[in-house]
Context: one part of a larger RNA
RNA sequence: GCCAGGGAAUGUAUCUGAGUGGCGAGACUAAGCUGGUAACAGCGCAGUCAAAGCGAAAGCGACAAGCGCGCAAGGGAUUCCCCUGAGGUGCGGCGUGUACAAGCGCGUGGAGUCACUGGGAUACGACCCGAAACCGGGCGAUAUAGGCGUGGGCAGGAUGAAACGUGGUGAAAACUACGUGGAGGUCCGCUAGCGGUGUUGAUUUGCAAAUCACUCGCGUGACCUGCGUCUAGGGGUGAAAGUCCAAUCAAGCCCGGUGAUAGCUGGUUCCUUCCGAAACAUGUCGCAGCAUGACCUGAUCAGAGAUAGUCAGCGGAGUAGAGCACUGAUUGAGGGAGACGGGCGGGAAACCGCUCGCCCUUCUGUCAAACUCCGAAACCGCUGUCGUCGUAGAAGAUCGGAGUCCGGGCUGGGGGGUAAGCUUCUAGUCCGUAAGGGAGACAACCCAGACCGUGGUUAAGGUCCCCAAGUGUCGGCUAAGUGUUAACACUAAAGGGCGUCUCACGCCCUAGACAACUGGGAGGUGAGCUUAGAGGCAGCUAUCCUUUAAAAAGUGCGUAACAGCUUACCAGUCGAGGUUUGGGGCCCCGAAAAUGGACGGGGCUCAAGCCGACCACCGAUACCUCGGAGUAUCGCAAGAUAAUCUCGUAGGAAGGCGUCCUGUGAGGGCAGAAGCACCUUCUUGAGGAGGUGUGGACCACAUGGGAACGAAAAUCCUGGC
Numbered sequence: 001g002c003c004a005g006g007g008a009a010u011g012u013a014u015c016u017g018a019g020u021g022g023c024g025a026g027a028c029u030a031a032g033c034u035g036g037u038a039a040c041a042g043c044g045c046a047g048u049c050a051a052a053g054c055g056a057a058a059g060c061g062a063c064a065a066g067c068g069c070g071c072a073a074g075g076g077a078u079u080c081c082c083c084u085g086a087g088g089u090g091c092g093g094c095g096u097g098u099a100c101a102a103g104c105g106c107g108u109g110g111a112g113u114c115a116c117u118g119g120g121a122u123a124c125g126a127c128c129c130g131a132a133a134c135c136g137g138g139c140g141a142u143a144u145a146g147g148c149g150u151g152g153g154c155a156g157g158a159u160g161a162a163a164c165g166u167g168g169u170g171a172a173a174a175c176u177a178c179g180u181g182g183a184g185g186u187c188c189g190c191u192a193g194c195g196g197u198g199u200u201g202a203u204u205u206g207c208a209a210a211u212c213a214c215u216c217g218c219g220u221g222a223c224c225u226g227c228g229u230c231u232a233g234g235g236g237u238g239a240a241a242g243u244c245c246a247a248u249c250a251a252g253c254c255c256g257g258u259g260a261u262a263g264c265u266g267g268u269u270c271c272u273u274c275c276g277a278a279a280c281a282u283g284u285c286g287c288a289g290c291a292u293g294a295c296c297u298g299a300u301c302a303g304a305g306a307u308a309g310u311c312a313g314c315g316g317a318g319u320a321g322a323g324c325a326c327u328g329a330u331u332g333a334g335g336g337a338g339a340c341g342g343g344c345g346g347g348a349a350a351c352c353g354c355u356c357g358c359c360c361u362u363c364u365g366u367c368a369a370a371c372u373c374c375g376a377a378a379c380c381g382c383u384g385u386c387g388u389c390g391u392a393g394a395a396g397a398u399c400g401g402a403g404u405c406c407g408g409g410c411u412g413g414g415g416g417g418u419a420a421g422c423u424u425c426u427a428g429u430c431c432g433u434a435a436g437g438g439a440g441a442c443a444a445c446c447c448a449g450a451c452c453g454u455g456g457u458u459a460a461g462g463u464c465c466c467c468a469a470g471u472g473u474c475g476g477c478u479a480a481g482u483g484u485u486a487a488c489a490c491u492a493a494a495g496g497g498c499g500u501c502u503c504a505c506g507c508c509c510u511a512g513a514c515a516a517c518u519g520g521g522a523g524g525u526g527a528g529c530u531u532a533g534a535g536g537c538a539g540c541u542a543u544c545c546u547u548u549a550a551a552a553a554g555u556g557c558g559u560a561a562c563a564g565c566u567u568a569c570c571a572g573u574c575g576a577g578g579u580u581u582g583g584g585g586c587c588c589c590g591a592a593a594a595u596g597g598a599c600g601g602g603g604c605u606c607a608a609g610c611c612g613a614c615c616a617c618c619g620a621u622a623c624c625u626c627g628g629a630g631u632a633u634c635g636c637a638a639g640a641u642a643a644u645c646u647c648g649u650a651g652g653a654a655g656g657c658g659u660c661c662u663g664u665g666a667g668g669g670c671a672g673a674a675g676c677a678c679c680u681u682c683u684u685g686a687g688g689a690g691g692u693g694u695g696g697a698c699c700a701c702a703u704g705g706g707a708a709c710g711a712a713a714a715u716c717c718u719g720g721c
Stems, first nucleotide, its partner, number of pairs: 001721006011124006018117006026049003032043004053060002063092001066091004073084004093108006127267002130264001134257006145231009154221001156188003159184001163180007193218003198214002201212002233249001235245002270656006280293005295403001296401006305389003309386001311384006321374001322372002327368003332363005340357007407431007414423002436447003451628003455624003461618003464602003470615001472614006483604002495589003499586006506579003516573005522546003527541003552567001556565002629646002631642004657710001659707007667699002675694008
C1' cells in the first nucleotide's frame, strides 16, 4: 500500500412540546402481596398531577353569561345580501395585592391525567478517538553520579630540587667548584590504561539506536581500575552541564484515580422527495466559544388584505454641481482715514514730508470633508391609480427543531498615493451553496439558473488549420509580424518622428509662384573709432547717400591684413501649383534578465491585423417541440391546472430500501435450503427477481414487535498478502 473483519448520537432519571391511544372533573398507581413455567392478571385509597387564586405574611377568596363583533357551519333569499352563530374576539363584571381612592399587577365563564412512540433540554464518560499534565501506592544506583570499605595497575627514556661528601676561599657566618643524591598534581612516550581534538572524513534503511579510519590529550596522580556496600523521585547525586538516577529526566519507571479535561484537530456507515440559510446586531474575563435577536424549517391558530413594480400628487434631505452672502483660506489694481508699527529724508527740538505695513471701501482673480446666498438627477416617506399576489388562506400570531456569529470577489462611492490579491462602511450582485457554454488553462468576468430523455432554434463568443461554422461582401487604414488579448493575471510613460493617411485656416502664384540652372550682386568707401594691421565679416559706435532691374556700411566660409568663394537682393530660362501652422487616424523610437520559447499553437500582410457597414452560418443543460417522472392544489376516481414548480452546502421536514432477533399466519426444501460463482432481467433509488453450476440442510414471504442495524476515509484497530 491493497484486501477482509471490527469501528462512532446510546442508557437511566427528571422536564418540555408533538403524535397515537385509555379514562375524564378527575387520571394514575409506587413499593409490595397473591396467582401463574412465563407472558401477564388481580390486589395495593401510601403518594403524585389536576380541579382557585391573590398576597412577604396574617389572611381573604372568583362570571354555570350582562352587552357587542364575527370565521367555519347551518338556514333564507338568489349577480350584490340577510338571519342564527359552536370555537374565537372586544367590552363589562368578579377575586386578591398595592393603607383608602384612582390607576396598575396576577387570576377568573371547568380539561386534565396515565401509557407508548419519536423531537429537544438537564445531570451523568453522554457521538467516537486524541493530550502536554495532576494525585496515590509501589519498583529501581548490575548502566550512570558521589561516598565508604578492601584489593589490583602504571614499558622505557629525560630533567636533576633539598640534603650530604670532597676540594677551594674565609677569623667566623658563609660563599663557591666538582661529585653523591633522586624531589616533582615535572618532561617525551600508540608500555598498559584512561580519554575523545580535528577531518564539520567514512557511516547515517549503519558493523553500531553514537560505530570506523587517520589525527590528537593524559599517562606517579584531584591517576586508572575490580569486588562489596550506601544515598530514591520535589527526592538523590552533581570540580555545576539542569548533568546523571538502567537507550527515559526542568522532576524516573510501573500500576491505579481514569472513559481526567480538551471552547482544539480528525472521523461519524443506506436511498429518494419538499423547503433552504448565516458569516450580521446586542451582551459576554468576550473575540477559535456561548446566549438572545435577525435569517432557515415544521406544525398550528386566525380570517382580509398584502405589495418588490408603474404613473400621479403632496412632502423630506442638502449630495453632485455651483457660489463666496457666513466661517476660514487667497491675487492684483484704485480710493480713503490717519490714532498705531517699521524704514528713509529734513530739523536743535516740537514736529514735518515720503514710503511700506495695518484698517475701511470699490473693482478684479481663486479655494474648502468638518463653509453655504443656492441646488439637481437619483433616493426616502405618505396617499391614490394601474399591475401582481391572496378565502386553493395573504398580512399577522403561537409553539417544536435548527444551523450561523473567520466570509470573499466585482460594480458605484469613503480612507490610502484616483497604491495593494489594502482597509472600512454602504447600495447592488455573484461565489460561498451553482452545474452547463465562452474567456488557452482560470470560486466569483461575459452568457445562462441543470427533474429525465428526443429533435430543433438561439445567447455570450466565434467561422484559415488544430476546432463546429465565411479563406463572406463593400469601403478605408497599417508595413511595424504592429497586431492577431473584452476585462483581469496583458507592463508601459514623459518626450520625440520630413513614417504614412486625412481635415482646416493663412500666405505666394500664368503680371509666372517653389526648387534648380545662367547672369548680375555696383559707387561714395578701405564708413568712423580702436588697432602693429581691422579693407562687409576680432571688438565698439553709427548703419547714411548715390547709380540702379537689383545689390547689406553686409548671411556664412576664408586671409597676418587684403584677396577669393558664398548669401541676402534682381533679371533670365522653366511652366503649375507651392508653402507655413494647427487638429485627427494608424505606425515608429523611447523598450534591459538570466538553458531555447511563445499571439493557446500552427501560421497570417488589399490579412487569418485595425476601423466602419452588411449578409449568412456555428454555438449551451438557455428557449421551443414531443414523450415520461415527481411535487403542490382541486377531484371519490379518471383526470385537470401549473407555485410562470422540480440546482443546492449547513440545516429542518417527509416517505421508503436493506440486515439480525422474535410473535402470528400461510408456505418452500435431499426430486436439493442457505452460502458461493457466473449469466439474464426489473425499478427514480436504497435494492428486487429468475436461470445455470457448486454446495449439502435449512429457508424465504405477509403482517406486528424489538434492535449492540448499513463503512471509503478517523497519520483509525486486528489479521493476511

Large-subunit ribosomal RNA, domain II from a marine sediment metagenome, 721 nucleotides, folded computationally. Its mean pLDDT, the model's own confidence on a scale to 100, is 82. It matches the Rfam family "Bacterial large subunit ribosomal RNA".